[in-house]
RNA sequence: GAGUUUGAUCCUGGCUCAGAUUGAACGCUGGCGGCAUGCCUAACACAUGCAAGUCGAACGGGGGUCGCAAGUCCCUAGUGGCGGACGGGUGAGGAACGCGUAGGAAUCUGCCCUCGAGUGGGGGACAACCUGGGGAAACUCAGGCUAAUACCGCAUGAGCUCGCAAGAGGAAAGCGGGGGACCUUCGGGCCUCGCGCUGGUGGAAGAGCCUACGUCCGAUUAGCUAGUUGGUGGGGUAAGGGCCCACCAAGGCGACGAUCGGUAGCGGGUCUGAGAGGACGACCCGCCACACUGGGACUGAGACACGGCCCAGACUCCUACGGGAGGCAGCAGUGGGGAAUAUUGGACAAUGGGCGCAAGCCUGAUCCAGCAAUGCCGCGUGGGUGAAGAAGGCCUGCGGGUUGUAAAGCCCUUUAGGCGGGGAGGAACGGCGGCGCGCGAACACCGUGUCGUUCUGACGUUACCCGCGAAAUAAGCACCGGCUAACUCCGUGCCAGCAGCCGCGGUAAUACGGAGGGUGCGAGCGUUAAUCGGAAUUACUGGGCGUAAAGCGUGCGUAGGCGGUGGGGUCAGUCAGCCGUGAAAGCCCUGGGCUUAACCUGGGAACGGCGGUUGAGACGGCCCGACUAGAGUGGGCUAGAGGAUCGUGGAAUUCCGGGUGUAGCGGUGAAAUGCGUAGAGAUCCGGAGGAACACCGAUGGCGAAGGCAGCGGUCUGGGGCCACACUGACACUGAGGCACGAAAGCGUGGGGAGCAAACAGGAUUAGAUACCCUGGUAGUCCACGCGGUAAACGAUGAGCACUAGACGCCGGGGGGGUGACCUUUCGGUGUCGUAGCUAACGCGCUAAGUGCUCCGCCUGGGGAGUACGGCCGCAAGGUUGAAACUCAAAGGAAUUGACGGGGGCCCGCACAAGCGGUGGAGCAUGUGGUUUAAUUCGAUGCAACGCGAAGAACCUUACCUGGCCUUGACAUGCAGGAGACAGGUGCUGAAAGGCACCCUUCCUUCGGGACUGCUGCACAGGUGCUGCAUGGCUGUCGUCAGCUCGUGUCGUGAGAUGUUGCGUUAAGUCGCGCAACGAGCGCAACCCCUGUCCUUAGUUGCCAUCAUUAAGUUGGGCACUCUAGGGAGACAAACCCUCUUUGAGGGUGGGAAGGUGGGGAUGACGUCAAGUCAGGAUGGCCCUUACGGCCAGGGCUGCACACGUACUACAAUGCCCGGUACAGAGGGACGCAAUACCGCGAGGUGGAGCAAAUCCUCAAAACCGGGCCCAGUUCAGAUUGUAGUCUGCAACUCGACUACAUGAAGUUGGAAUCGCUAGUAAUGGCGCAUCAGCUACGGCGCCGUGAAUACGUUCCCGGGCCUUGUACACACCGCCCGUCACGUCAUGAAAGCCGGUUUCGCCCGAAGUGCGUUUGCCAACCAGAAAUGGGGGCGGCGCCCUAAGGUGAGGCUGGUGAUUGGGAC
Repeated sequence: GAGUUUGAUCCUGGCUCAGAUUGAACGCUGGCGGCAUGCCUAACACAUGCAAGUCGAACGGGGGUCGCAAGUCCCUAGUGGCGGACGGGUGAGGAACGCGUAGGAAUCUGCCCUCGAGUGGGGGACAACCUGGGGAAACUCAGGCUAAUACCGCAUGAGCUCGCAAGAGGAAAGCGGGGGACCUUCGGGCCUCGCGCUGGUGGAAGAGCCUACGUCCGAUUAGCUAGUUGGUGGGGUAAGGGCCCACCAAGGCGACGAUCGGUAGCGGGUCUGAGAGGACGACCCGCCACACUGGGACUGAGACACGGCCCAGACUCCUACGGGAGGCAGCAGUGGGGAAUAUUGGACAAUGGGCGCAAGCCUGAUCCAGCAAUGCCGCGUGGGUGAAGAAGGCCUGCGGGUUGUAAAGCCCUUUAGGCGGGGAGGAACGGCGGCGCGCGAACACCGUGUCGUUCUGACGUUACCCGCGAAAUAAGCACCGGCUAACUCCGUGCCAGCAGCCGCGGUAAUACGGAGGGUGCGAGCGUUAAUCGGAAUUACUGGGCGUAAAGCGUGCGUAGGCGGUGGGGUCAGUCAGCCGUGAAAGCCCUGGGCUUAACCUGGGAACGGCGGUUGAGACGGCCCGACUAGAGUGGGCUAGAGGAUCGUGGAAUUCCGGGUGUAGCGGUGAAAUGCGUAGAGAUCCGGAGGAACACCGAUGGCGAAGGCAGCGGUCUGGGGCCACACUGACACUGAGGCACGAAAGCGUGGGGAGCAAACAGGAUUAGAUACCCUGGUAGUCCACGCGGUAAACGAUGAGCACUAGACGCCGGGGGGGUGACCUUUCGGUGUCGUAGCUAACGCGCUAAGUGCUCCGCCUGGGGAGUACGGCCGCAAGGUUGAAACUCAAAGGAAUUGACGGGGGCCCGCACAAGCGGUGGAGCAUGUGGUUUAAUUCGAUGCAACGCGAAGAACCUUACCUGGCCUUGACAUGCAGGAGACAGGUGCUGAAAGGCACCCUUCCUUCGGGACUGCUGCACAGGUGCUGCAUGGCUGUCGUCAGCUCGUGUCGUGAGAUGUUGCGUUAAGUCGCGCAACGAGCGCAACCCCUGUCCUUAGUUGCCAUCAUUAAGUUGGGCACUCUAGGGAGACAAACCCUCUUUGAGGGUGGGAAGGUGGGGAUGACGUCAAGUCAGGAUGGCCCUUACGGCCAGGGCUGCACACGUACUACAAUGCCCGGUACAGAGGGACGCAAUACCGCGAGGUGGAGCAAAUCCUCAAAACCGGGCCCAGUUCAGAUUGUAGUCUGCAACUCGACUACAUGAAGUUGGAAUCGCUAGUAAUGGCGCAUCAGCUACGGCGCCGUGAAUACGUUCCCGGGCCUUGUACACACCGCCCGUCACGUCAUGAAAGCCGGUUUCGCCCGAAGUGCGUUUGCCAACCAGAAAUGGGGGCGGCGCCCUAAGGUGAGGCUGGUGAUUGGGAC
């Protein structure tokens, strides 16, 4: 920086990603080189080899070589010396003076350096060896001989040690080379040189000890400590010390975290980071610790000793069972563990180490090589050219695109690898020879320098160079939904799978799998693990706490932190200069060396630190002294429900007694339980008792908070104001601590009127363990004690200072005024508001603003304020307070919607008012269901159900059964071969179809073409699927009044404003107002029909006047009606009134019509993944002798049921019969059909007229007259029978109609429910589309007759606007809580059981030091002539200490546990 909480927004906040890194591992892949690195796990166990020896110039001896011998040379088991305390490994333990930094004093030091001194003289042994013995072995015992640079005395001795001194103590070793003089026992002495030896001085380097500071987590570890702390004296050590011991004292450590528990080697540094910081401590360097586990000492300069010793233990091995041996955390290597880490390699050539005079020997230190892409760095896998943009692949809209200059082809190069040849450096030492110098008597020796010469290379077939040869041998991995760079096809179909987070997959998946293509990196690429970063997400740098997590309920106060104004002194803080240190490596800068780089190397800088020293004196600290502005004290005045206690008052409730009085009272939404005729309630009087204090009363006062209310007394705390005096910083905050602390609750004892958990009853309800009612116990009250919590809230810690105002209220003071009152000041308490702050809301001198000081608290949600532990409590419980696991969020504020049994305003046949229906019956029709071979399909709340269907007997037809066809019933093209086609005929068959037969062209440039059928190939065809892939069309909210935009303004933003408000309208209609001003889609209007008039025109229409007829029939006429073109008319125009000026409303007149005149057409942004793939179109998928096509028959009409929509009725406002009127709109040539005739009738015969204002097409209700007389009827017509008519190829399934006969249910329809506000409802008929006919009682139209009612908007339904709440936003058909059931997971408790660790007491007690003892044993020294004795040592024994072990009792901790508790998903 990004992703992720939301419809969207801002904020808070967690989770996740991109980066860097690694001693890594795993998957796929793998050409070369350089430089590094490589058991992080079992400090598990180890076979085998090697890793520490060396010196013969310390010594004796043995063996061997050469030699005649003397002797020379070589090797070395032993004695002796030096070294095995270094080098190498590991990180177990240890939280410690272990490490780091800086210092210190009471010490030691082999080898090395320096200086000076010494090196004299004696003695006695023991190995080896020999002899003998034991043992399986390891090994060992006894006796005997012997050397030394082994051992022991003597002498001498200091400037050494001890001591005040006097004084005392107190060492040694020789070996080798050379050599003149001299001496000789012939070995040599002696001299000299070298190496040694002894004691001392100083140094270098190393080691031991001490101090200050720093050094992880846990307080759910708070107290720890007996050698403990100190002293005196002693012991011990190289040395200080309680290190050890005796005695004395009673101390020491700890909240600045002792003790305990957990974890850990520490540092230089490494990784990360801008830094601060965080994490780490492989490789390299320094220090520490350890060496199978535990203990111990010995030797030594140095060890308590990795490749030494002793003991104990575990383990392994050998054994003759008696006893022995061993310690890879050295280098290799093995087993094991593990995700995982290499060769039983070469060499001492170099560097370094041990020994040695040296040569040299040893050296798994080291240098090299091997293995591993483990990491870093470098190189290569080719370069150029090459469009027919090849083939192939993939995609495609079929044109093409892409892979892609990529390949091929042509030209060129040869790094690396391969083969051959050449070929550095790492080598300097050393040896030998010459010369010089030093030593010395010396031209010896020895040392040293130089010159010459010679020798030494594991790596190594080295690096490097040259030649040969051919593009020849060398590319993968991950990813491609967003973050994040890179897209298509196919497969799959919530499957298989992916996934770091968000999330993908349910039939078109850029997210799964494959492919093509692309992106990234490249001998690697990904994944996993881990660290830092991003994370300001523990905030020192650099965060917060009103509502997001977070102010302790409140105060007092301890430690601590912090602290007013002058002056003086001082300097540990602070600042400055200088000095020391801060190892090297590393990092950084700058040079150099490998062809470059990595890597190596020179120099510099840095090392943020610590210490020392000299100064400064502002700030801060400390000391001294002073001040008064902070704070406090005294005085006066003052308000108050501040607290405690003792009294006291009236009203009211209840109860008790009495009186009056009678039937109810009480209670509720309505009731009931309850009380009451045994007298309630009501009312009056009297009494008892408890609790609380109406009015005042407040937006008021007091208190630290909790909280405090009648009135009076007593005691008492705090505050405010005023003016002076005094003290002189005494202040602020406050971890622990202490105190107070509502209500409920607990204990003891009182009290108990009212109220009232629990409880009981009555209601309500589906239930009602509730809400309502009637009762009612704890409790509420008092005293004393406990408890200690709360939404203990201003959800806002305390103190001080600063920073605009305005308006109230409470308390006090000052000024003015006679007064009402005005003004000013201090303190308190409120409202609004400036700047500022805030995510916003909001806060705003009573801050949430600006600063300072101190305290408390927070760090994602859940688990959980839970568990365990501690503390407190009588208990209830409180306080402190986790983890596993789980989620990708949980949240705050604000926005737009939606919703509310929220509010306000307003509409609609929404209710109400009214009229007629549906729901009951019969029938029609549609649907569900069921049935069926099939009952084709679709439509399903409103908004499916007389819907698609404005016509299912066949057809339609999509369904079923059966029979058939296969380039097909239909389109286009190609190839082959044939022929006209058409038409007709026969047989078979239910038909379709099949099989035969007859008949035969046109044009031509002679190639063929047109046409037809056949075969084959492309293809046709599908009412098969997906309306959730679609276009189009439609329904619906809804003819509801809404839906938006531009610019501006406001807001961090989503958004708001405009569109809200006031008034008005049918209307976002209009007006006014207004940070808005305008505009668009809707509304309205423009269009059509209808209502009035005028005008034009006058046939097929009309007929007032004239003539005529049966008749507007005809002449005539065009005035009227009418027809259909044009126009007028209505606009709140006029008048009155009302509101606000406007706009509108109410009324009146005029007018055919008046407030949109009536009706229609017209449907905003959008909603319902609404409906339709079966009307047609269309993507994708599917079928292809069938899911296509043809045919016959059947079905869509099946019927126990259920629902919707209609029709006809139930009758008298009716029915029947007869008579008499009056329409409009339509239709008609495959048609409508008149007059006439036949039939009761449907209808038939027949055909005038009419392509139609001309011909055809009865209007009915109504009206008049008659009948019926309330009845299942002269109502109603279902059903059934018979006979017919018509259409049609055909009326069986399955048509309509007619006549006669039959005459069912039905007497106004339960709950419920529909339509309609006027030419409307109701009622009456007429027409038309579809159509051969018709199941039409449907649909669409037309005219006739023609009502009732609307108080009103409380309620039901739907809708509009404003507002409010919201945890809703697939939006209340939402969201969401708990139990129960099933599964999985982690966890608490639990009788216990099993481990680990640790403490205390006791027992036992190895090895070993020390001490004691000793009658055993003993060469050196002393005494002694000796014997022997002494000193001393060894051994034995004892004591102290003590490892391991045993036993008993505890603490802490882990595992497990029937059952059980809650928790998560």